[in-house]
Context: one part of a larger RNA
RNA sequence: CUGGGCGUAAAGCGCGCGUAGGCGGCUAUUUAAGUCGGAUGUGAAAGCCCUGGGCUCAACCUGGGAACUGCAUUCGAUACUGGAUAGCUAGAGUAUGGGAGAGGGCUGUGGAAUUCCACGUGUAGCGGUGAAAUGCGUAGAAAUGUGGAGGGACAUCCAGUGGCGAAGCGGCAGCCUGGCCCAUACUGACGCUGAGUGCGAAAGCGUGGGGAGCAAACAGGAUUAGAUACCCUGGUAGUCACGCGUAAACGAUGUCUACUAGCCGUUGGGGAACUUGAUUCUUUAGUGGCGCAGCUAACGCACUAAGUAGACCGCCUGGGGAGUACGGUCGCAGGAUUAAAACUC
Numbered sequence: 001c002u003g004g005g006c007g008u009a010a011a012g013c014g015c016g017c018g019u020a021g022g023c024g025g026c027u028a029u030u031u032a033a034g035u036c037g038g039a040u041g042u043g044a045a046a047g048c049c050c051u052g053g054g055c056u057c058a059a060c061c062u063g064g065g066a067a068c069u070g071c072a073u074u075c076g077a078u079a080c081u082g083g084a085u086a087g088c089u090a091g092a093g094u095a096u097g098g099g100a101g102a103g104g105g106c107u108g109u110g111g112a113a114u115u116c117c118a119c120g121u122g123u124a125g126c127g128g129u130g131a132a133a134u135g136c137g138u139a140g141a142a143a144u145g146u147g148g149a150g151g152g153a154c155a156u157c158c159a160g161u162g163g164c165g166a167a168g169c170g171g172c173a174g175c176c177u178g179g180c181c182c183a184u185a186c187u188g189a190c191g192c193u194g195a196g197u198g199c200g201a202a203a204g205c206g207u208g209g210g211g212a213g214c215a216a217a218c219a220g221g222a223u224u225a226g227a228u229a230c231c232c233u234g235g236u237a238g239u240c241a242c243g244c245g246u247a248a249a250c251g252a253u254g255u256c257u258a259c260u261a262g263c264c265g266u267u268g269g270g271g272a273a274c275u276u277g278a279u280u281c282u283u284u285a286g287u288g289g290c291g292c293a294g295c296u297a298a299c300g301c302a303c304u305a306a307g308u309a310g311a312c313c314g315c316c317u318g319g320g321g322a323g324u325a326c327g328g329u330c331g332c333a334g335g336a337u338u339a340a341a342a343c344u345c
Base pairs, nucleotide, nucleotide: 003317004316005315006314007299008298012313014199015198016197017196021193022192023191025088026087027086028085029084030083031082033081034080035077036076037075038074039073040072041071042070049065050064051063052062053061054060091190092187093186094185095184096183097182098181099180103177104176105175106174107173108172109171110154115149116148117147118146119145120144121143125136126135163169164168204244205243206242207241208240213239214238218234219233220232221231254312255311256310257309258308259307262290263289264288265287266286267285268284269283270282271281272280273279274277294301295300318345319344320343327338328337329336330335
């Protein structure tokens, strides 16, 4: 060094792109570095092991052998790995033509509703609750009509275990833009994984805007034994943009590839058949429900695997101390990240 694991027991980085590194499709020729075999040299002695001998035995001493699994040189082998050359198309990609979509950014625009303002009608209530009260209202509220302002979100309809995306994304239109799926042609292994790097919900902080509604904090009214709550009336940060980088960032399940019974739904494509239909069959990419083999401690998973295998990365190694201290890096800060030990059970 070689172990066993990671859905729920400890353990999959929140997610992508990608350098070094690791690994890598089919065919042929060549090379002989890895690999395998032979030979030669070397691999000190002692020791270990085997087998003799000497001390009365033994320990001990001593002769011989074996071993020294290694290294170097050389001669061969060529299946596999590597190198070189030539080719291939099943992986991957490019082009063209189609297709679906709340994928992203910017600009514009729309209606409903809430709130506020002005004016009119109108008069004593409104609002709220389990019941009330605080609150609003004769300085004319609520209700209702007209006009206006402003902000934010886009109806319970479409709407669907439906779609796209890594998190996340729902009004409409235009522009810019990413990915996905299908068919055909082309390139010809260009691939997979990945120290690094980018993106990254909500809250919070800094700066700058904004403020309709909602609403931590806060104030008041209730409830209650109390009520720093649940209920009610108000209401400030916040809710927007840019930095911070964390979540039960979850499928608590890393990415890629291949293989392994079926059945039923659903979304987007392709193909075929005829009886041309609200048709049937088939195929492909998703997304769901069951279920066999197998796996699993069980629960359950089961072609969207937690089955059978391979490649690469990450992580775990009894509980507490502790995701803490110290140090480093990052951050305006809150803090994040990397990450122990004593001690204790």
Molecule: small-subunit ribosomal RNA, central domain
Organism: uncultured bacterium